[in-house]
Context: one part of a larger RNA
RNA sequence: UUUGGCCUAAAGCGUCCGUAGCCGGCUUGGUAAGUCUUCCGUUAAAUCCGACGAUUCCAUCGUCGGGCCGCGGAAGAUACUGCUAGGCUUGAGGACGGGAGAGGUCGACGGUUCCCAGGGUAGGGGUGAAAUCCUAUAAUCCUGGGGGGACCACCAGUGGCGAAGGCGGUCGACUAGAACGUGCCUGACGGUGAUGGACGAAAGCUGGGGGAGCGAACCGGAUUAGACACCCGGGUAGUCCCAGCUGUAAACGAUGCGAGCUAGGUGUUAGAGCAACUAUGGGUUGCUCUAGUGCCGCAGAGAAGUUGUUAAGCUCGCCGCCUGGGAAGUACGGCCGCAAGGCUGAAACUU
Numbered sequence: 001u002u003u004g005g006c007c008u009a010a011a012g013c014g015u016c017c018g019u020a021g022c023c024g025g026c027u028u029g030g031u032a033a034g035u036c037u038u039c040c041g042u043u044a045a046a047u048c049c050g051a052c053g054a055u056u057c058c059a060u061c062g063u064c065g066g067g068c069c070g071c072g073g074a075a076g077a078u079a080c081u082g083c084u085a086g087g088c089u090u091g092a093g094g095a096c097g098g099g100a101g102a103g104g105u106c107g108a109c110g111g112u113u114c115c116c117a118g119g120g121u122a123g124g125g126g127u128g129a130a131a132u133c134c135u136a137u138a139a140u141c142c143u144g145g146g147g148g149g150a151c152c153a154c155c156a157g158u159g160g161c162g163a164a165g166g167c168g169g170u171c172g173a174c175u176a177g178a179a180c181g182u183g184c185c186u187g188a189c190g191g192u193g194a195u196g197g198a199c200g201a202a203a204g205c206u207g208g209g210g211g212a213g214c215g216a217a218c219c220g221g222a223u224u225a226g227a228c229a230c231c232c233g234g235g236u237a238g239u240c241c242c243a244g245c246u247g248u249a250a251a252c253g254a255u256g257c258g259a260g261c262u263a264g265g266u267g268u269u270a271g272a273g274c275a276a277c278u279a280u281g282g283g284u285u286g287c288u289c290u291a292g293u294g295c296c297g298c299a300g301a302g303a304a305g306u307u308g309u310u311a312a313g314c315u316c317g318c319c320g321c322c323u324g325g326g327a328a329g330u331a332c333g334g335c336c337g338c339a340a341g342g343c344u345g346a347a348a349c350u351u
Stems, first nucleotide, its partner, number of pairs: 004322003007305002012319001014199004021192003025088007033081002035077008048066007091189001092186003095182003103175007110152003114147003118142002123134002160167002204245006213239002218234004256318006264296014300307002324351003333344004
């Protein structure tokens, strides 16, 4: 260099934005850099190939011819790529329209558990059974009032939204994105994306608040041979808020992003169109189209499980990653971090 892979065997960066690079729709003209053809020069000798010859044959050697790999120059070709000047609308973006949504940030309000004052009397609580524990300083229970923090039953749905992490009481303000419909506008403005940047569950860290419930650590009670556990009674950090850091997860669809093509069936969500019905509520039902989200399944693929228009099928573009197990995601160095640690990431040795 050719070549093989990445759902589960090693392997898709947690996700997105985006620089360089790489790749890029239909069409016309020019150019001729890449590309192709011919010619000239050069490409030392040896080497390589062919013919002839030398030696008795072989190895070997000689002579002549040719070739390989390039490079330079000249003349031409113009399908494709490039460059350049135009055009187009299907990709992309914009505009307008009426809808859908736990998308985000901020604010206001509401409901429940727990704690304190009246009534009432002897147990309550807990478990497999108990005990620790609470209780005559009046508990558990009932009624009324007050304070406080966290969380939002039902609706709730392989339902919705978001790039991912994630998002669920009600209302309001601000704000972002997607889908559908309209050939109204721009006219390739696009795809991917090394370095880089932003976001990123939980736990953890720093400072300041808050603290009802739950609850690592910890203290008791049980269980047990023991019980540094499972069960029970307590309980600190934490869980919550503000500001900052950390940057990791089985961050999973264990499946990178974008585009095209390749049987269907059946649910469901959003939008649009047509038809019928109508208690005229844009309401019900049916059919069609688009976009999403599930199930089943043909061909195909696959080691199989399975997958199968939401591909793991058939192709193209770009990026990331893999190369036996262990040592090891360790050591060393570097960068980042307050720390915890993170990112990058070996080898000896062993098998």

This is a predicted structure of a 351-nucleotide part of an RNA (small-subunit ribosomal RNA, central domain) from a metagenome. The RNAcentral record of the full RNA draws on SILVA. Its mean pLDDT, the model's own confidence on a scale to 100, is 85.